Model confidence (mean pLDDT): 82 of 100. Small-subunit ribosomal RNA, 3' major domain from a metagenome, 477 nucleotides, folded computationally. RNAcentral holds the full RNA, with entries from SILVA.
Context: one part of a larger RNA
RNA sequence: UGACGGGGGCCCGCACAAGCGGUGGAGCAUGUGGUUUAAUUCGAUGCAACGCGAAGAACCUUACCGGGGUUUGACAUGCACAGGAUAGGUGUAGAAAUACACCCUCCCUUGUGGCCUGUGUGCAGGUGCUGCAUGGCUGUCGUCAGCUCGUAUCGUGAGAUGUUGGGUUAAGUCCCGCAACGAGCGCAACCCUCGUCCUUAGUUGCCAGCGGGUAGUGCCGGGCACUCUAAGGAGACUGCCGGUGACAAGCCGGAGGAAGGUGGGGAUGACGUCAAGUCCACAUGGCCCUUACACCCCGGGCUACACACGUGCUACAAUGGCUGGUACAAUGGGUUGCAAUGCCGCAAGGUGGAGCCAAUCCCAAAAAAAACUGGUCUCAGUUCGGAUCGCAGUCUGCAACUCGACUGCGUGAAGUCGGAAUCGCUAGUAAUCGCGGAUCAGCAAGCCGCGGUGAAUACGUUCCCGGGCCUUGUACA
Repeated sequence: UGACGGGGGCCCGCACAAGCGGUGGAGCAUGUGGUUUAAUUCGAUGCAACGCGAAGAACCUUACCGGGGUUUGACAUGCACAGGAUAGGUGUAGAAAUACACCCUCCCUUGUGGCCUGUGUGCAGGUGCUGCAUGGCUGUCGUCAGCUCGUAUCGUGAGAUGUUGGGUUAAGUCCCGCAACGAGCGCAACCCUCGUCCUUAGUUGCCAGCGGGUAGUGCCGGGCACUCUAAGGAGACUGCCGGUGACAAGCCGGAGGAAGGUGGGGAUGACGUCAAGUCCACAUGGCCCUUACACCCCGGGCUACACACGUGCUACAAUGGCUGGUACAAUGGGUUGCAAUGCCGCAAGGUGGAGCCAAUCCCAAAAAAAACUGGUCUCAGUUCGGAUCGCAGUCUGCAACUCGACUGCGUGAAGUCGGAAUCGCUAGUAAUCGCGGAUCAGCAAGCCGCGGUGAAUACGUUCCCGGGCCUUGUACA
């Protein structure tokens, strides 16, 4: 000087407390451990691994296993020699890769040419090892308020001061003081978005005002007022008033205002820590393989299953289940695509194809809700719950046996609110309800977004956990 203390002081955070809803019990989905296996490819392992890499394993992917094959090779490039094709089509053998046969047969500047093939040789290739040789990228403490430097001063020196102190703040934020005076990286602001208004602009919106038409609808003429869209601007700065405070920084209350003291949300992550993670995204040193640890193909496996754990979904019901009619969104996506109306099917879906390269058409039905006290069930393992299994189908795809999703009929398991323990959340939040997208032929209970309905509680900082500053002790570095 740091680190540490079941030392002290001050302060903060859904850290506790106050509340709401969960997990832990059940079934299923998914990941992991373990076990099994020819293989169950590999990595990730306290917080910070475990719906993680994987934004989608039937083949492919695929790295694993079994079998069948190739050896200048699936891919790149140089040289030497030889050749004229290669591709494509057909046939035979085969599980395919591939092999053989036949058909067809290059370009021009006519050459030691281009292009391609074969042979040979330099070489290719490796998701093989080392993340403790590395780059790059990322997680984490932590969006915590810290981390440093120049000069100067003090100290023999390591170092210290500055950065401590008194206040204050979300903040090393600002003020005052001070052997310090300044500065840098962080904080804040500048950026995006939401909330109010104005201007500009009208192939969305509107009967707002006029005319026409209909069974009905902005449907038509017409118009940019409103809504909206998307470009520019205004607006919030403790600016104003009162109180308080050291006359400061600020704090408390109020006015005006759509918004008030960082307005809400996002992006943004200092010096560093963990030899944290990644050599399987990519790059790369070294080591290793080179008729194999490389490459091609078929089949299997990654989907196994006495068990254990994590993360989720669905429930155990009456604030509910079933059934009928009547409502209201937003974000998005669409030409190898989205596909109306119509017709067929109980349904998944099929048929057909208007329109749309999309503020114009389509996906598209929002659902919960609400009321009609609409109807029914009446507290039961039930008209709760839907696992599991049987049969029959639909769709995608060369192909759904291992191993897809969905539909109909039947079957109807566990489960009556969950031990010890443990998690999330402070407002348009939790809870609850549906909708969209990426990946994608098909496959979502995961992920990333979107809107609808919409709470309870916070006395407070004694305690648990993590963190910041000062101080103290130390046999630690």